[in-house]
RNA sequence: UCCGAGGUAGCUCAAUGGUGGAGCAGGCGGCUGUUAACCGCAAGGUCGAGGGUUCGAGCCCCUCCCUCGGAGCCA
Numbered sequence: 001u002c003c004g005a006g007g008u009a010g011c012u013c014a015a016u017g018g019u020g021g022a023g024c025a026g027g028c029g030g031c032u033g034u035u036a037a038c039c040g041c042a043a044g045g046u047c048g049a050g051g052g053u054u055c056g057a058g059c060c061c062c063u064c065c066c067u068c069g070g071a072g073c074c075a
Stems, first nucleotide, its partner, number of pairs: 001071007010024004018055001027041004048064005
C1' cells in the first nucleotide's frame, strides 16, 4: 500500500429502510435463619467520526479513524 471481515448497553452479540433488543454483569425488590441459587422489576445507547441519498438510515452510498485476518513491498 491492496483485499476481506468487523466497530451497536460495562461485556458477548441481535436487529427486512419504518418505535434500537436479548443474555450476562451491575442496581432495587421477593424468597430464606443467612449467603448463594432461583423469581420479579427498573435502569443503562450521540448505533466508531463526518457527509450524502431518502418522507424516513444501525441498515444504502462516499471519505476518514480503529481492531482482526490475508497479500504485497522493504536490504
A computed fold for a 75-nucleotide RNA from an Anaerovoracaceae bacterium, annotated as transfer RNA. The sequence is in RNAcentral, with records from ENA. The same sequence occurs in records of 2 taxa. Model confidence (mean pLDDT): 82 of 100.